[in-house]
RNA sequence: GGACGCAUAGCUCAGCUGGUUAGAGCGCACGAUUCACAUUCGUGAGGUCACAGGUCCGAAUCCUGUUGCGUCCA
Numbered sequence: 001g002g003a004c005g006c007a008u009a010g011c012u013c014a015g016c017u018g019g020u021u022a023g024a025g026c027g028c029a030c031g032a033u034u035c036a037c038a039u040u041c042g043u044g045a046g047g048u049c050a051c052a053g054g055u056c057c058g059a060a061u062c063c064u065g066u067u068g069c070g071u072c073c074a
Base pairs, nucleotide, nucleotide: 001073002072003071004070005069006068007067010026011025012024013023019057028044029043030042031041032040050066051065052064053063054062
C1' cells in the first nucleotide's frame, strides 16, 4: 500500500427481508426473604446503535466517506 471483517448499556453479545417501544445475560441501585451474610425473587437506572453525510414516508439495519481494532496479501 491492497482485500476482508468488526464497532449496539459498565462487560460479553443478540437484533431475521428497513417498520410499531432498542433487547438478553452478567454487573450496579433499591426492595422482599434472613438475627446477619450468601442464595433466590421482584422493581429500577443505565444507549448520540463509533463519527459524518446520503437514500427513503420511515435507517442500529441500505449506500458513501472518516476513525479505531483485528485477520490476510504484498